[in-house]
RNA sequence: GGCUCCCUAGCUCAAUGAUAGAGCACGGCUCUCAUGAGGCCGGGGUUCGGGGUUUGAAUCCCCGGGGAGCCA
Numbered sequence: 001g002g003c004u005c006c007c008u009a010g011c012u013c014a015a016u017g018a019u020a021g022a023g024c025a026c027g028g029c030u031c032u033c034a035u036g037a038g039g040c041c042g043g044g045g046u047u048c049g050g051g052g053u054u055u056g057a058a059u060c061c062c063c064g065g066g067g068a069g070c071c072a
Stems, first nucleotide, its partner, number of pairs: 001071007010024004018055001026042005048064005
């Protein structure tokens, strides 16, 4: 330098055009002599930034940023 892929909650990941979810973590309650585990409930997101398409974009297109792999 070329090609491909990824970026969504604190972390790991879903959602592949129609109001963004799960597990873990975190907070409260419960249980226990107590801690952990278990059970119940809850908070937490402008979906990397900007622009475009569309009635509607996490999702499609363009530019930029960050990361990974392959080739040279």
Model confidence (mean pLDDT): 82 of 100. Transfer RNA from a Nanobdellota archaeon, 72 nucleotides, folded computationally. Rfam family: tRNA. It is annotated as a transfer RNA. RNAcentral holds the sequence, with entries from ENA.